[in-house]
RNA sequence: GGGCCCGUGGCUUAGCCUGGAUAAAGCGCUGGCCUUCUAAGCCAGUGAUCCCGGGUUCGAAUCCCGGCGGGUCCG
Numbered sequence: 001g002g003g004c005c006c007g008u009g010g011c012u013u014a015g016c017c018u019g020g021a022u023a024a025a026g027c028g029c030u031g032g033c034c035u036u037c038u039a040a041g042c043c044a045g046u047g048a049u050c051c052c053g054g055g056u057u058c059g060a061a062u063c064c065c066g067g068c069g070g071g072u073c074c075g
Stems, first nucleotide, its partner, number of pairs: 001074007010027004020058001028046006051067005
């Protein structure tokens, strides 16, 4: 330098192919209940404008283009 794959709460991931309007789940964190205490369990809360910019569209996490970052293969 070239090909392919990936980028979504603090962490791990679903959703993307087939655009549809409040972005979902588990873990975590905070408060409460329970308990002699802790853990477990139960209840409530918490946080992502979906890597960045632009385009298409009535509408974009999703489609298109260009970047950035990571992984892998080739030279």

Predicted 3D model of a 75-nucleotide RNA (transfer RNA) from a Thermoplasmata archaeon. The RNAcentral record of the sequence draws on ENA. Rfam family: tRNA. From the family's description: Transfer RNA (tRNA) molecules are approximately 80 nucleotides in length. Rfam classes the family as a transfer RNA. Lineage of the source: Archaea > Methanobacteriati > Thermoplasmatota > Thermoplasmata.